[in-house]
Context: one part of a larger RNA
RNA sequence: AGCAUAGGGCGGAUGCCUAGCCACCAAGCGCCGACGAAGGACGUAGCAAGCUGCGAAAAGCCAUGGGAAGCUGGCAAGCAGGCGUAGAACCAUGGAUGUCCGAAUGGGGAAACCCGGCGGGGGUCAUGCCCCGUCACCCAUACCUGAAUAAAAUAGGGUAUGAGGAGGGAACCCGGUGAACUGAAACAUCUAAGUAACCGGAGGAGAAGAAAGAAACAUCGAUUUCCUAAGUAGCGGCGAGCGAAAGGGAAACAGCCCAAACCUGGCCUCUUCGGAGGGCAGGGGUUGCGGACCCGGUAAGGUAGUGCAAAGGAUAGCCGAACACCUUUGGAAAGAGGGAUCGAAGAAGGUAAGAAUCCUGUAGGCGAAAUUUGGAGCACACUGCGGGGAUCCAGAGUACCACGGGACACGAGGAAUCCAGUGGGAAGCAGGGGGGACCACCCUCCAAGGCUAAAUACGACUUGGUGAGCGAUAGCGGACAGUACCGUGAGGGAAAGGUGAAAAGCACCCCGGGAGGGGAGUGAAAGAGAACCUGAAACCCUAUGUUU
Numbered sequence: 001a002g003c004a005u006a007g008g009g010c011g012g013a014u015g016c017c018u019a020g021c022c023a024c025c026a027a028g029c030g031c032c033g034a035c036g037a038a039g040g041a042c043g044u045a046g047c048a049a050g051c052u053g054c055g056a057a058a059a060g061c062c063a064u065g066g067g068a069a070g071c072u073g074g075c076a077a078g079c080a081g082g083c084g085u086a087g088a089a090c091c092a093u094g095g096a097u098g099u100c101c102g103a104a105u106g107g108g109g110a111a112a113c114c115c116g117g118c119g120g121g122g123g124u125c126a127u128g129c130c131c132c133g134u135c136a137c138c139c140a141u142a143c144c145u146g147a148a149u150a151a152a153a154u155a156g157g158g159u160a161u162g163a164g165g166a167g168g169g170a171a172c173c174c175g176g177u178g179a180a181c182u183g184a185a186a187c188a189u190c191u192a193a194g195u196a197a198c199c200g201g202a203g204g205a206g207a208a209g210a211a212a213g214a215a216a217c218a219u220c221g222a223u224u225u226c227c228u229a230a231g232u233a234g235c236g237g238c239g240a241g242c243g244a245a246a247g248g249g250a251a252a253c254a255g256c257c258c259a260a261a262c263c264u265g266g267c268c269u270c271u272u273c274g275g276a277g278g279g280c281a282g283g284g285g286u287u288g289c290g291g292a293c294c295c296g297g298u299a300a301g302g303u304a305g306u307g308c309a310a311a312g313g314a315u316a317g318c319c320g321a322a323c324a325c326c327u328u329u330g331g332a333a334a335g336a337g338g339g340a341u342c343g344a345a346g347a348a349g350g351u352a353a354g355a356a357u358c359c360u361g362u363a364g365g366c367g368a369a370a371u372u373u374g375g376a377g378c379a380c381a382c383u384g385c386g387g388g389g390a391u392c393c394a395g396a397g398u399a400c401c402a403c404g405g406g407a408c409a410c411g412a413g414g415a416a417u418c419c420a421g422u423g424g425g426a427a428g429c430a431g432g433g434g435g436g437a438c439c440a441c442c443c444u445c446c447a448a449g450g451c452u453a454a455a456u457a458c459g460a461c462u463u464g465g466u467g468a469g470c471g472a473u474a475g476c477g478g479a480c481a482g483u484a485c486c487g488u489g490a491g492g493g494a495a496a497g498g499u500g501a502a503a504a505g506c507a508c509c510c511c512g513g514g515a516g517g518g519g520a521g522u523g524a525a526a527g528a529g530a531a532c533c534u535g536a537a538a539c540c541c542u543a544u545g546u547u548u
Stems, first nucleotide, its partner, number of pairs: 001547009015533001016498002020470002022467007029459002031168002039101003042055003046079002050075001051073001061095006070083003106115003116135007137165002139162007172203001173201005183190001187237001213220002224251005234242002255451003258395001262283004267278004288429001290393003293388004301383003305380004312373004317366003323339001325338004340357002342346001348360003400424004405419003410436001431446005485492002505532001508519004
């Protein structure tokens, strides 16, 4: 030194466990903010570094309701002091306080700092100083002013008022801008994809929406979503690929308001004083079976507006059956044997092991001063009829056309339809659009103004539940954390769980400077002693045997 056996050390696999995760389901809820948000900084406890809570009224203050004998936040014990049956702690609802930064808004600024004006108050002989309130910008409305320019007017300036705007938000929604890798087995049209990314906007949803529709000679009757039609019809270097719609079946249902004609009122401009034009307010009116106008009639009904509001729900809680049975093993009974009981409760968790009947609960019931949700219903308000057919009205740089683009499943194609750009440019109800070039006939609808719940999407948040989901190299990155640490910064980003039923966490003695160990004691166990459950292997040591 090798090998073998035995005993140890180191190490932290494995088993078991779970405080944390993952996915889905159901229900709820869904915006916050100048009345200062989201997110932070700094403070705050008798002793207090971190976490949590809170804000100079600072682990808290007030009121109301619940609740109960303890409490003074947890890790986390201790010392000291206090509070509480005159009801504390704790829980819920409402309120008060709420430093500084942050849209940050008096001015500045290298966020949490610096420096002011005005009004009021405190202090001082007085100044410095301190406290409270207020002072950004934009927009809207009203009023006051007010140039160039004689008047008037306008631009501009100012004051007041406004829960107006500003910033934030996980995904979802609408819009604007808009890639590339990739696929086509290369690549350019094409694809990826109107995706990612960036920007703007809205809200609990958003968008869309009451036919200038879809159809086909029969009709349907706003929009949205799902199933189907259908990988069909089509599009396509007819490659790769892309890919409808009608119709059918469901969910949910809801329809309305302006502009104009006409009437009334008052105002302004021009005027040849005859009038013409303009804009404002109110009425009227809103559709393809129209309206104004004329004639007749005057209410059954409807409502998404405004106000009030019942039931029910949410935010604390409460009641809740039945062995204190005997024996036995054990440290411990809930195990085993025996005997009982309840059950609208034999879900689950805990209790020294495996408990329907020990605890918390479970089934089943009950409960709110306050806030909130909800919206039956009521009131107000609004709306709500028919006939006639002479005249008047019915959205213009619009429709449409040309050119070059974009969107439509549709790549310019026979290419309709929709959208904006440039140029041209109608009719006006005897009118106009569409029916996939175009024309005729026929059918259908009424553009160039606007609003509109529900069915739909999503899940930051709350509650309950489920799992042939994970169980500490797994499961979120994270059971301990966006921490430690790295980076100028944007940003990157870990490792790390387990004594025991209970600390009963080893008084006392011995060796030692200590660390550590030996006794003693606790405990079922200490070879469970905190480097703590189990404790594999590599690796190291010792002993014995054996080989060289």
The part of an RNA shown here (large-subunit ribosomal RNA, domain I) has 548 nucleotides and comes from Gehongia tenuis. It matches the Rfam family "Bacterial large subunit ribosomal RNA". RNAcentral holds the full RNA, with entries from ENA. Its mean pLDDT, the model's own confidence on a scale to 100, is 86.